[in-house]
The RNA shown here (Bacterial RNase P class A) has 353 nucleotides and comes from an uncultured Chloroflexota bacterium. Its Rfam family is "Bacterial RNase P class A". It is annotated as a ribozyme. Model confidence (mean pLDDT): 75 of 100.
RNA sequence: CGAGCCGACCGGACGGUCGCGCGACGUUCCGGGUCCGCCCGGCACGCCGUGAGGAAAGUCCGAGCUCCACAGCGCAGGGUAGCGGGUAACUCCCGUCCGCCGCGAGGCGAGGACCAGCGCCACAGAGACGAGUCCGCCGGCCGGCGCAGGCCGGACGGCGGGGUGAAACGGGCAAGCUCUACCUGGAGCAAGGCCAAAUAGGAGGGCGCAGCCCCGGUCCGCCGGGGCGACAGGCGCGCUGCCGGGCCCUCGGGUCGGCCGCAUGAGCCGGCGGGCGACCGCCGGCCAGAGAUGGAUGACCGUCGCCGCGGUUCGCCGCGGCACAGAACUCGGCUUACAGGUCGACUCGCUGG
Numbered sequence: 001c002g003a004g005c006c007g008a009c010c011g012g013a014c015g016g017u018c019g020c021g022c023g024a025c026g027u028u029c030c031g032g033g034u035c036c037g038c039c040c041g042g043c044a045c046g047c048c049g050u051g052a053g054g055a056a057a058g059u060c061c062g063a064g065c066u067c068c069a070c071a072g073c074g075c076a077g078g079g080u081a082g083c084g085g086g087u088a089a090c091u092c093c094c095g096u097c098c099g100c101c102g103c104g105a106g107g108c109g110a111g112g113a114c115c116a117g118c119g120c121c122a123c124a125g126a127g128a129c130g131a132g133u134c135c136g137c138c139g140g141c142c143g144g145c146g147c148a149g150g151c152c153g154g155a156c157g158g159c160g161g162g163g164u165g166a167a168a169c170g171g172g173c174a175a176g177c178u179c180u181a182c183c184u185g186g187a188g189c190a191a192g193g194c195c196a197a198a199u200a201g202g203a204g205g206g207c208g209c210a211g212c213c214c215c216g217g218u219c220c221g222c223c224g225g226g227g228c229g230a231c232a233g234g235c236g237c238g239c240u241g242c243c244g245g246g247c248c249c250u251c252g253g254g255u256c257g258g259c260c261g262c263a264u265g266a267g268c269c270g271g272c273g274g275g276c277g278a279c280c281g282c283c284g285g286c287c288a289g290a291g292a293u294g295g296a297u298g299a300c301c302g303u304c305g306c307c308g309c310g311g312u313u314c315g316c317c318g319c320g321g322c323a324c325a326g327a328a329c330u331c332g333g334c335u336u337a338c339a340g341g342u343c344g345a346c347u348c349g350c351u352g353g
Stems, first nucleotide, its partner, number of pairs: 001349004006344005012304007020051004025046003029042005053324001057335002060333005065188004077184005082096005097111001098109004112179002117177002119173003134162002136159004141154005192260004202251006211228007233243003267286008305322007
């Protein structure tokens, strides 16, 4: 220098003008409360702070948390699979053995058991699983020919040979059923909890109302008290028919709506120590670093940076572009997508000193 292989990291920078979410403070207004000092809530404005990711994604594993279910054992279902370790846990990670790939750094591996049973083994080959005889060889038998040695043919039995193939009475496959060992309740923040309108409906109580009944008194006209409580009321009245069945208070459930869950967590940063490592322990510091609910995190401009194309007086100039993608209860992983770039360890080849 070229090619490669692992690991870690960044993933446009700065400034300006508008706009949006959340939080603190201030002001005006509105509503409520008040011990009249104020307090609480809301809208708007001002100001300050803050506002996506390494994958926020797929929702594939494992957890926290919440609700439901739950006597014990077993079966079924689902999952895992060398050995040891890490972790809250895992199908994740680390170390190591074995196998395969690579010259190598390194990569990949669902890596228990086919002497329990079933199933499968492409192509080629006669035959691919307890079967089979294509060629050849051996054995005796039968038939034909020949004087004879023998030759030809046939069926049968056998074979450590040939041929096919990864594999031919000797096997392979369990990312086939299965067996063995171990693990394993279900649903998910739309979990779940709290507060709580209007209207309708429910329960209880009171008032009102046609009348009826009971008790007491009585001058026999009624009066007072109590109970039940409606086919009470309207359409002029009666029948029919229709409308319609009152008012108030209290309680409880649900809905609209609001609040919590919900941002302090298996947390982040630094140092020291242990361990090959994953990781763990101790000490110190920090809370700053999103919290929406139809869902904010944006748009434009300028300068710079990077990439591509074109031009060039080699100083630069012009045009275009700047990936994948975006939180929604929160973590630990895995997988997938990703323009461009940085750093470190290592391998192979070539060359120079």